[in-house]
RNA sequence: UUCAUUCCAGCGGAAGAGUCCGGACCGCGCCACGGUCCGGCGCCGAAGGCGCAACCACCCCGGAAACGCUCAGGCACAAGGGACCGCACGGGAUUU
Numbered sequence: 001u002u003c004a005u006u007c008c009a010g011c012g013g014a015a016g017a018g019u020c021c022g023g024a025c026c027g028c029g030c031c032a033c034g035g036u037c038c039g040g041c042g043c044c045g046a047a048g049g050c051g052c053a054a055c056c057a058c059c060c061c062g063g064a065a066a067c068g069c070u071c072a073g074g075c076a077c078a079a080g081g082g083a084c085c086g087c088a089c090g091g092g093a094u095u096u
Stems, first nucleotide, its partner, number of pairs: 004094005010087004018041001020040008042075003048071001049069003055063002
């Protein structure tokens, strides 16, 4: 310096499921409405986590999903998060 692998960062896209019920508090003179918290039931899977497997590897330790489980997280709009995909080629590590 180049190929490859991998990590981080930049830009764009990115789903699903309750405006559920009850109570308390706050905003308001009251009602209504809105917000927060607590409890209950229902639901979602694409942060993370865990489990099994095709498969891979094997001296040992094993590795492994978008499948499954829902601990966590999430369930009006918005915001935020978001696996993964694309763009760009910025930084680092390993290796040829």